The prediction has a mean pLDDT of 81. This is a predicted structure of a 72-nucleotide RNA (transfer RNA) from a Candidatus Saccharimonadota bacterium. It matches the Rfam family "tRNA". By type it is a transfer RNA. Rfam links the family to the GO term triplet codon-amino acid adaptor activity. Lineage of the source: Bacteria > Bacteria candidate phyla > Candidatus Saccharimonadota.

RNA sequence: UCCUCGGUAGCUCAAUGGUGGAGCAAGAAGCUGUUAACUUCGAGGUUACUGGUUCGAGUCCAGUCCGGGGAG
Numbered sequence: 001u002c003c004u005c006g007g008u009a010g011c012u013c014a015a016u017g018g019u020g021g022a023g024c025a026a027g028a029a030g031c032u033g034u035u036a037a038c039u040u041c042g043a044g045g046u047u048a049c050u051g052g053u054u055c056g057a058g059u060c061c062a063g064u065c066c067g068g069g070g071a072g
Base pairs, nucleotide, nucleotide: 001071002070003069004068005067006066007065010024011023012022013021018055027041028040029039030038048064049063050062051061052060
């Protein structure tokens, strides 16, 4: 330099162009001698950034940044 894959909650990952969810973690409550375990509850999002297409974009298109893999 080129090719390819990826970037979404604290972490690991979902989400046919039509209200962004789950598991784990953290928090609160219950349970009890206490902790752990267990049960319940509710919260947590500038979907890397900037534009474009569209009635509508996490999703499609362009550019930029970052990371993994490959080629030279």